[in-house]
Molecule: Bacterial RNase P class A
Organism: Gemmatimonadaceae bacterium
RNA sequence: GAGAUCGGUCGGACGAUCGCGGAAUAGUAUCUUUCUGGUACGAAUUCGAGGAAAGUCCGGGCUCCAUUGGACAGGCUGCCAGGUAACACCUGGGCACAGGCGGCGUGAGCUGCUUACGUGACGGACAGUGCCACAGAGAACAGACCGCCACUUCGGUGGUAAGGGUGAAAAGGUGGGGUAAGAGCCCACCGCGCGCGUGGUGACAUGCGUGGCACGGCAAACCCCGGCUGGAGCAAGGCCAAAUAUGCGGCGAGGAGCGUCCACUCCGAAUAAAACGCCGCGGGUAGGCUGCUGGAGAGUGCGGGUGACCGUACUCCUAGAGAAAUGAUCGUCCGGAUCUUCGGGUCCGACAGAACCCGGCUUACAGACCGAUCGCUUGC
Numbered sequence: 001g002a003g004a005u006c007g008g009u010c011g012g013a014c015g016a017u018c019g020c021g022g023a024a025u026a027g028u029a030u031c032u033u034u035c036u037g038g039u040a041c042g043a044a045u046u047c048g049a050g051g052a053a054a055g056u057c058c059g060g061g062c063u064c065c066a067u068u069g070g071a072c073a074g075g076c077u078g079c080c081a082g083g084u085a086a087c088a089c090c091u092g093g094g095c096a097c098a099g100g101c102g103g104c105g106u107g108a109g110c111u112g113c114u115u116a117c118g119u120g121a122c123g124g125a126c127a128g129u130g131c132c133a134c135a136g137a138g139a140a141c142a143g144a145c146c147g148c149c150a151c152u153u154c155g156g157u158g159g160u161a162a163g164g165g166u167g168a169a170a171a172g173g174u175g176g177g178g179u180a181a182g183a184g185c186c187c188a189c190c191g192c193g194c195g196c197g198u199g200g201u202g203a204c205a206u207g208c209g210u211g212g213c214a215c216g217g218c219a220a221a222c223c224c225c226g227g228c229u230g231g232a233g234c235a236a237g238g239c240c241a242a243a244u245a246u247g248c249g250g251c252g253a254g255g256a257g258c259g260u261c262c263a264c265u266c267c268g269a270a271u272a273a274a275a276c277g278c279c280g281c282g283g284g285u286a287g288g289c290u291g292c293u294g295g296a297g298a299g300u301g302c303g304g305g306u307g308a309c310c311g312u313a314c315u316c317c318u319a320g321a322g323a324a325a326u327g328a329u330c331g332u333c334c335g336g337a338u339c340u341u342c343g344g345g346u347c348c349g350a351c352a353g354a355a356c357c358c359g360g361c362u363u364a365c366a367g368a369c370c371g372a373u374c375g376c377u378u379g380c
Stems, first nucleotide, its partner, number of pairs: 001376001003374008012333007020048004027041005050351001054362002057360005062233004074229005079093005094122001095120003099114006123224002128222002130218003145164002147160005172190006191213001192211008237290004247281006259271002262268001297316008334349006
């Protein structure tokens, strides 16, 4: 100097004009029991998207409903410790991981570096049930296809898990002894299981002893074990409350027919109810107000901690709706593409957009800057 990976910061700048949404001031108009009042308009003023506002995947706040306690069922979750309001998130730690290049060892194997500043739903496979395609003789209380050994009436019969073959996986491995041939059948070592000790809060690590090894994998199959767990969501919820219709009450009006009652030969009289009008009350709809944005908030300094994070001092904070504003043009600059007569011209500016609020995760993202690591090139 240029590049890759990872982490962090930013996410075109300034000015002018016009427009849109919120707030609220002067003012104007209007209303009137309400007067520091209500309603409408409203110049100037001021504020007006994000790191992801997105996906709505996880966790909480808040609200209402439900809820004596316990158990079961169902759901979620799963190495350990910590952080947090909480989490499937974050931090630190443990363990595992095919392959590649080396070192040690006769070998099984052990080990260093790298992939990897990576990946891992990472409790349990002697509690039980189930599954393991195809191929293969055999796929889980083993198994005889070829081979090997013994016998043979030469058709086979028996022994054998060393060797071959199939498969993702074949019932510990290496070396030796042993044998008819073989085999943990026996021995040493490697691996594995179990017990004890030591270190660690713990996951776990490590040392010693011991067991011939005691049936492989799958629990994002059922299941078992530990932990957590009520439901619905701002269209939650609260308050005010038209017109119309309905319900209740009061007053008025009404009294024809029907009912009851009085009287009765008949006419009739009384009472009650409906229709109708007015007033009051109640529920509830439209509509309005609220919830509503200052909060588990941000930055800086100091202190604690490996870290996530915590404490503290100071400073800072202006969208908040209604199916929904946050835009456009011009000029100068910045960056990019392209053309060039080298003067400049033309075009473009990532992903994307709030709706109760936060913490995460995931996904999208042009370009610029800063830091770390890695190798490359050039010069001294």